[in-house]
RNA sequence: CAGGUCAACCGGGUGAUCGCGGAAAUGAGAGAGCUUUGCUGUCUCAUUCCGAGGAAAGUCCGUACUCCAGAGAGCAUGACGCCGGGUAAUCCCCGGGGUGGGGUAACCUGCCGGAUCGGGCCACAGAAACAUACCGCUGGUAUCAGUAAGGGUGAAAAGGUGGUGUAAGAGACCACCGGCGGACCCAGUAAUGGGUGUGUCCAGGCAUCCGCCGUCAGGAGCAAGGCCAAGCAGAGACAAUCCUUCGGGAGGGAGGCGGCUCGUCUCCCGGCACUUCCUGCCAUAAUCUCGGGUAGGCCGCUUGAGCAGGGUGGAGACAUCCAGCCUAGAUAGAUGAUCACCGCGGUAAGCAAUUGCUCGCCGUACAGAAUACGGCUUACAGGUUGGCCUGGGAU
RNA sequence: GCCACCGUAGCUCAGCCGGCAGAGCAAUCGCUUCGUAAGCGAUGGGUCGUGGGUUCAAAUCCCACCGGUGGCU
Numbered sequence: 001c002a003g004g005u006c007a008a009c010c011g012g013g014u015g016a017u018c019g020c021g022g023a024a025a026u027g028a029g030a031g032a033g034c035u036u037u038g039c040u041g042u043c044u045c046a047u048u049c050c051g052a053g054g055a056a057a058g059u060c061c062g063u064a065c066u067c068c069a070g071a072g073a074g075c076a077u078g079a080c081g082c083c084g085g086g087u088a089a090u091c092c093c094c095g096g097g098g099u100g101g102g103g104u105a106a107c108c109u110g111c112c113g114g115a116u117c118g119g120g121c122c123a124c125a126g127a128a129a130c131a132u133a134c135c136g137c138u139g140g141u142a143u144c145a146g147u148a149a150g151g152g153u154g155a156a157a158a159g160g161u162g163g164u165g166u167a168a169g170a171g172a173c174c175a176c177c178g179g180c181g182g183a184c185c186c187a188g189u190a191a192u193g194g195g196u197g198u199g200u201c202c203a204g205g206c207a208u209c210c211g212c213c214g215u216c217a218g219g220a221g222c223a224a225g226g227c228c229a230a231g232c233a234g235a236g237a238c239a240a241u242c243c244u245u246c247g248g249g250a251g252g253g254a255g256g257c258g259g260c261u262c263g264u265c266u267c268c269c270g271g272c273a274c275u276u277c278c279u280g281c282c283a284u285a286a287u288c289u290c291g292g293g294u295a296g297g298c299c300g301c302u303u304g305a306g307c308a309g310g311g312u313g314g315a316g317a318c319a320u321c322c323a324g325c326c327u328a329g330a331u332a333g334a335u336g337a338u339c340a341c342c343g344c345g346g347u348a349a350g351c352a353a354u355u356g357c358u359c360g361c362c363g364u365a366c367a368g369a370a371u372a373c374g375g376c377u378u379a380c381a382g383g384u385u386g387g388c389c390u391g392g393g394a395u
Numbered sequence: 396g397c398c399a400c401c402g403u404a405g406c407u408c409a410g411c412c413g414g415c416a417g418a419g420c421a422a423u424c425g426c427u428u429c430g431u432a433a434g435c436g437a438u439g440g441g442u443c444g445u446g447g448g449u450u451c452a453a454a455u456c457c458c459a460c461c462g463g464u465g466g467c468u
Stems, first nucleotide, its partner, number of pairs: 001391010012342007020051004025047006032040003053366001057377002060375005065221004072262004077217005082096005097112006113212001118210002120206003134151002136147004159177006178202002180199002183196005225299004234290004241250003251269005270282004306325002309322005343364005349358003396467007405420004414451001422438005444460005
């Protein structure tokens, strides 16, 4: 110097005129109420201050907060799954371990309990895919027997090399190596790594197949949920005993935390007629069905697991201490329009000849709060800075 | 805000329980007919919404994203 890769930041600025939303204080004006010369509110104008994002997006997660009167146990259902740490919490973040893929490398990216609890699948090809003998080799011969070293098929076919042995072979045996199991020692908090010697082991893969093991999890969501005002029209369906010291108890019916069960909580079990039972009628709690009214105003609504600066601890994520700051709260939904100049990028012409100058034209990304926050994922023209890797050159 | 489903040939749809991607209509050509329609036969047409992963093998299983339809409040 060029290329690559990782991380952080900016992503338009200034002025003028007109126009928006909010808050508080001050001043002026108008007007209302009341306890009438005073107090309280409302409206308008002026001055001052504030007014979208790193993703506000997706709605994939986790919480805060609110309600279900309280919210227990089990099943079902769902999520997660190596080790340690962080956090309010998580499927998030940090640091490690093992392993697969891409890349010369820096780096990017996928996975992680167990295949010896059980079940299921491995098409076609091939003789055979949890266990064999097609070709071949050997023996013997109509038949047949032995074999698994060689060949073939396939993603995958009884671990590899050398030797002994054999009719021919084979972990059948031996030496070395590889894998698997388990014992011991060392390092490490651990996942794991290294070493010693050992086994009558060598028959896989898939759990992002079912399922097993372990851990965790109530449901719904700001259109949650409260308060005020106004307004209408209600109708129908629907249960049921016993004891009693009259307080209640047992039992039952209905409803409420879901999908189910248990537990538990709330409300109710009334009156009349009939000689008794049976039966009939009326009424009632909660609930269910049909129908009507309302769609207004206020709160929730922004001081937060907040922002950003410095110190300390920590590899880091983060934790902690000190001082400073208050930064939208709308409700058909606000921050816009016009003009001028500048910045950045591209491009044509001219000049200059290290960068550059003049002038014209074009462009200036993704995109807008609606309860709030912590993450993840996706979109993004252009620019600045730094770390690392590779290549070339110079000293 | 909450939830469910869909995306395959020019069009409408099967296949989704992993093993060579199909049907009907349409298009082209041929047969038949005086000629057309109908009918019969043949032919062509496919990144299975996009990307990544698991696997020997993915339209199908898993993850992420894009677009569309519907329901509740």
Molecule: RNase P RNA; transfer RNA
Organism: Anaerolineales bacterium